[in-house]
């Protein structure tokens, strides 16, 4: 210098001028003071996981969804942190939905002879027959050919020809030791080793899972139509009913099903229309940042410090101009540094400066985005 | 805001693992004096995008992207 890769931070500033939107005071009112008023861990997607509300009780079994190497961390997660194993990469690094395919069942189209307790098309070897072209029967998975994939792989041996036939290597399966919380890893014995892919096909393990969501959902006010539900049986009474009691049945759960409660007449429930398109609450100080210490490779905990820390609107605000700097850029330069490429300085001129715009909140996680820094890694070149 | 769908030629549209039907429209030829009508060809290689399981994706899984629908209060 170039092509990378890993991390941590910012996301223009300062003022005027004119406005938007909430709060607090003042003040009959108009209005005036004072003070607040987007992000970055994107406020996005709304893909996880929560708090919080509500659905009578979240209790039990089915289902149905979700996770899937170990081990740790949290309020919880499909996250986050360390490892293990495999997979890219020369390397810095990265990247994995990574139980189970001998528990059963589907599929594996075309090709090819054969596609799942395989298979002889061509070939090779033995036989037999012969019109010498061949053609029949056997063996053979070493070679050719079809395919994604043809029942370990290489080589020696050994056969008619061949084949884990048989040996040594490597790969597989089994066991025992050692290390290790474990994933696993190194060894060393054993074992010739038909049992192929697919679970992001069903399904099997384990481990989890109730809905639904601030328009949840509470209270207060104005106006205020229509339909339709609201069973039944037995026993029981100084009371003869709109009683009490038990049973059936019906509703009350946003998958179903028991279990348990409540409810079944004068006030609930369903279902439609149609008004104010009303006001408060919920709502924002939170599982909240940051520094310091202490534990742990880390994530992460625990202390501990008046360090920080006020949008909170409901058709919705947070804006617009000007100035001067920042930063990019383009061209200039009789300046400065250098052998030179370049670097800097100074002058004009452009960009007005990337992605984006709160809506109950917080933990992630994907997306989208500008220069720039910090550290590294590979290659040139030069000393 | 939250919550459910949907995306396959210009247009409606089938297909849900094995190489993308159909109908309109378009465009070429036949019939025809001509034009309609019929007949016969042809038109998707980006099945919204991108990445991934698989031998093999329009179909599965993931991530983006864009179009649609749906809602409260009733005191």
């Nucleotide at each position: 210098u170039g092509a990378c890769c890993a991390g941590a931070a910012c996301g223009g500033a300062u003022g005027g001028u004119c406005g938007c939107c909430g709060g607090c005071g003042c003040g009959a009112a108009a209005g005036c003071g004072c003070g607040g008023g987007a992000g970055g861990u994107a406020a996005a997607g709304u893909c996880c996981g929560a708090g919080c509300u509500c659905c009578g009780c979240a209790g039990g079994g089915c289902g149905u969804g979700g996770u899937g190497c170990u081990g740790g961390u949290u309020a919880a997660c499909g996250g986050c942190c360390a490892g293990u194993c495999g997979a890219g990469g020369u390397g810095a690094c990265u990247c994995g939905a990574a139980g189970g395919a001998a528990a059963g069942u589907g599929c594996c189209a075309c090709a090819g002879a054969g596609a799942g307790c395989a298979g002889a098309c061509c070939g090779c070897c033995g036989u037999g027959u012969u019109u010498c072209g061949a053609c029949g029967c056997g063996g053979u998975a070493a070679g050719g050919g079809u395919g994604a994939a043809a029942g370990g792989g290489u080589g020696c041996g050994g056969u008619a020809a061949g084949a884990g036939c048989g040996c040594a290597c490597c790969g597989g399966g089994g066991g025992c030791a050692u290390g290790g919380u474990g994933a696993c890893a190194u060894g060393c014995c054993u074992u010739g080793c038909a049992u192929g892919g697919u679970a992001a096909a069903c399904c099997c393990c384990a481990c989890u899972u109730g809905g639904a969501g601030c328009a949840a959902g509470a209270c207060c006010g104005u106006a205020u139509c229509g339909g339709g539900g609201u069973a039944c049986u037995u026993c029981g009474c100084a009371u003869c009913g709109a009683c009490g009691a038990a049973g059936u049945c019906c509703g009350g759960g946003u998958g179903c099903c028991c279990g348990u409660c409540c409810g079944g007449c004068a006030g609930c429930c369903c279902c439609g229309g149609g008004u104010c398109a009303g006001g408060u609450c919920g709502c924002u100080a939170a599982a909240g940042g940051g520094g310091c210490g202490u534990g742990g490779c880390a994530a992460c905990a625990c202390g501990u410090c008046g360090c920080c820390g006020u949008a909170g609107a409901u058709g919705a605000a947070u804006g617009a101009c000007c100035a001067u700097c920042c930063c990019c850029u383009a061209u200039g330069u009789u300046c400065g540094g250098g052998u030179g490429a370049c670097c800097g300085g100074c002058a004009u001129g452009g960009g007005u400066g990337a992605c984006a715009g709160a809506a109950c909140u917080c933990g992630g996680c994907u997306u989208a985005u500008g220069g720039g820094c910090u550290g590294g890694u590979c290659a040139g070149a030069g000393a | 805001u939250g919550g459910g769908g949907c995306g396959u030629a210009g247009c409606c549209a089938a297909g849900u693992g094995g190489u993308a039907a159909g109908g309109c429209a378009g465009c070429g030829g036949g019939c025809u004096u001509u034009g309609g009508a019929c007949c016969c060809g042809c038109c998707a290689u980006c099945c919204g995008c991108a990445g991934g399981u698989u031998c093999g994706a329009a179909u599965c899984c993931u991530g983006c992207c864009g179009c649609c629908c749906c809602a409260g209060c009733c005191a």

This is a predicted complex of two RNAs, RNase P RNA and transfer RNA, with 458 nucleotides together. It holds a member of the Rfam family "Bacterial RNase P class A". Rfam's curators write: Ribonuclease P (RNase P) is a ubiquitous endoribonuclease, found in archaea, bacteria and eukarya as well as chloroplasts and mitochondria. It is annotated as a ribozyme. Its mean pLDDT, the model's own confidence on a scale to 100, is 75.